Transfer RNA from Pristionchus pacificus, 72 nucleotides, folded computationally. It matches the Rfam family "tRNA". It is annotated as a transfer RNA. Its family is annotated with triplet codon-amino acid adaptor activity in the Gene Ontology. The RNAcentral record of the sequence draws on Rfam. Lineage of the source: Eukaryota > Opisthokonta > Chromadorea > Rhabditina > Pristionchus.
[in-house]
RNA sequence: GUGGGUAUAGCUCAGUGGUAGAGCGCUCGCUUAGCAUGCGAGAGGGCUAGGGUUCAAUUCCCCAUACCUUUU
Numbered sequence: 001g002u003g004g005g006u007a008u009a010g011c012u013c014a015g016u017g018g019u020a021g022a023g024c025g026c027u028c029g030c031u032u033a034g035c036a037u038g039c040g041a042g043a044g045g046g047c048u049a050g051g052g053u054u055c056a057a058u059u060c061c062c063c064a065u066a067c068c069u070u071u072u
Base pairs, nucleotide, nucleotide: 001071003069004068005067006066007065010024011023012022013021018055026042027041028040029039030038048064050062051061052060
C1' cells in the first nucleotide's frame, strides 16, 4: 500500500429503520449485632466524528479517525 472486521453505560456485551437493554460494578433501602449473601429501588450512555438517504437512522450508504486482522 491492499482486503476484511470492531467502535453502544465505569467494564464485558445485546440491540438488522419507530425516542437503547442485560450482566458485573456504583448509590440508597430491607434483612444482620456487624460484614457477606439475598431481595427491592435508583443513578449513569442520544450510540467514535462529519455528511447523505428516509416522515423517522445506533441500524442503510459515503468519508475520516482509532484499534484488530489478511496479503505484500